[in-house]
Context: one part of a larger RNA
Molecule: small-subunit ribosomal RNA, central domain
Organism: metagenome
RNA sequence: CUGGGCGUAAAGCGUACGUAGGCGGAAAUUUAAGUCGGAUGUGAAAUCCCCGGGCUCAACCUGGGAACUGCAUUCGAUACUGGGUUUCUAGAGUAUGGUAGAGGUAAGUGGAAUUUCCGGUGUAGCGGUGAAAUGCGUAGAUAUCGGAAAGAACAUCAGUGGCGAAGGCGGCUUACUGGACCAAUACUGACGCUAAGGUACGAAAGCGUGGGGAGCAAACAGGAUUAGAGACCCUGGUAGUCCACGCCGUAAACGAUGAGAACUAGACGUUAGGCUCUUUUACGGGUCUAGUGUCGAAGCUAACGCGUUAAGUUCUCCGCCUGGGGAGUACGGUCGCAAGAUUAAAACUC
Numbered sequence: 001c002u003g004g005g006c007g008u009a010a011a012g013c014g015u016a017c018g019u020a021g022g023c024g025g026a027a028a029u030u031u032a033a034g035u036c037g038g039a040u041g042u043g044a045a046a047u048c049c050c051c052g053g054g055c056u057c058a059a060c061c062u063g064g065g066a067a068c069u070g071c072a073u074u075c076g077a078u079a080c081u082g083g084g085u086u087u088c089u090a091g092a093g094u095a096u097g098g099u100a101g102a103g104g105u106a107a108g109u110g111g112a113a114u115u116u117c118c119g120g121u122g123u124a125g126c127g128g129u130g131a132a133a134u135g136c137g138u139a140g141a142u143a144u145c146g147g148a149a150a151g152a153a154c155a156u157c158a159g160u161g162g163c164g165a166a167g168g169c170g171g172c173u174u175a176c177u178g179g180a181c182c183a184a185u186a187c188u189g190a191c192g193c194u195a196a197g198g199u200a201c202g203a204a205a206g207c208g209u210g211g212g213g214a215g216c217a218a219a220c221a222g223g224a225u226u227a228g229a230g231a232c233c234c235u236g237g238u239a240g241u242c243c244a245c246g247c248c249g250u251a252a253a254c255g256a257u258g259a260g261a262a263c264u265a266g267a268c269g270u271u272a273g274g275c276u277c278u279u280u281u282a283c284g285g286g287u288c289u290a291g292u293g294u295c296g297a298a299g300c301u302a303a304c305g306c307g308u309u310a311a312g313u314u315c316u317c318c319g320c321c322u323g324g325g326g327a328g329u330a331c332g333g334u335c336g337c338a339a340g341a342u343u344a345a346a347a348c349u350c
Stems, first nucleotide, its partner, number of pairs: 004321003007304002012318001014201004021194003025088007033081002035077008049065006091191001092188004096183004103177007110154001114150008125136002162169002206247006215241002220236004258317006266295012299306002323350003332343004
């Protein structure tokens, strides 16, 4: 290489867009590049194979044949693939009318709670724990009432509910804006799928500059516990958490399951839309799409399980795996302010 694989054994890039490349719907016609056939030339000899011959046999030597699976030229074939032309509408898309939605960005705004401050009432405790103590409090705390300020998060609704490519998205209002689904027609006419490089997005933590800072809280301090306690528990508490701009580019970034297409029993929920039936005309039934769940036929699987949202049966394209450790490390390259990220070995060892 062939071959075998990737839910959990090693293995699906975090996600999307997209370049090259690979692959690509139906009909007619043409071409004859791939493909197939014939002919001619060539394919040195030796070797290999077959039939003979020579050394007493064999190895070895030797004659003839076949073969040399190839290449070139030429004449044909035209189903398939490719190229050209014409056409089509089932893929893909556009227009029209609706629908649902925490999809995104920005601005504004609301109430509950928390903390702090001010004032009133009020008096000796409060707080905390398994039990305590540190801590707070007669300079009047905790509790309670009134007022003010600040920051952050949005209870109920809330739902294996919704939206988004993924990360993710939840008070309310407005503006701008992306996508999806449904229905009936009309239009374009293969415009498609995948995607090496590339580009963009990408939780949390972390970094830079400037703000902000209520609560929470790495580090840190104290109190406990303990043999010790650098912890778990308690009292405090700084970065950070929040905002703007710029980096970082990683996660059990998970469905541990790449994207697209086709085919293959059903049953029961639920979300969005359409059609339809009925009679309790606003409830219910049936049905068609698109999502999202549970259980299951066949089939698959080492088993667990998966099962029209496949891990079933097939096709196209990409990524990745090849015993454990050494090691996702060293060195080198690229990127980064740094932290580090990415690419990625070997010796040795079992």